[in-house]
């Protein structure tokens, strides 16, 4: 160093609710605990999402103009480190 125990000292906290911010996706504080040995931090690289454009189809409309949903080997701006690889920084110390 690596690993990671029914140690040990401690630590986060997922749905769910409440109060706040954000068109959203989400975040932020209380509550609460499914679960976590990096569930510390970093959007670097895969993905998942949300908002806007454009591209295609549908549908109202008059075959227009305009609304409205659908999609995406596009674009661009978001957000998710509790998807999943990296990177980085740490506590403890049984076995191996």
């Nucleotide at each position: 160093g690596a690993c990671g125990a029914c140690a040990a000292c401690g630590g986060c906290a997922a749905a769910c609710c409440c109060g706040g911010g954000g068109u959203g996706a989400c975040c932020c504080g209380g509550g609460g605990a499914c679960g976590c040995a990096a569930a510390g931090c970093c959007a670097c690289g895969g993905g998942g999402c949300u908002c806007g454009g454009c591209a295609u189809c549908c549908g109202c409309g008059a075959u227009g103009a305009g609304c409205g949903g659908a999609c995406g080997a596009u674009c661009g701006a978001g957000u998710c480190a509790g998807c999943c690889g990296g990177g980085u920084u740490a506590c403890c110390g049984a076995a191996u």
Predicted 3D model of a 96-nucleotide RNA (c-di-GMP-I-GGC riboswitch aptamer) from a Chloroflexota bacterium. The prediction has a mean pLDDT of 86. NCBI's taxonomy places the organism under Bacteria, Bacillati, Chloroflexota. The model forms 91% of the base pairs in the Rfam consensus. Its Rfam family is "c-di-GMP-I-GGC riboswitch aptamer". Its family is annotated with cyclic-di-GMP binding in the Gene Ontology.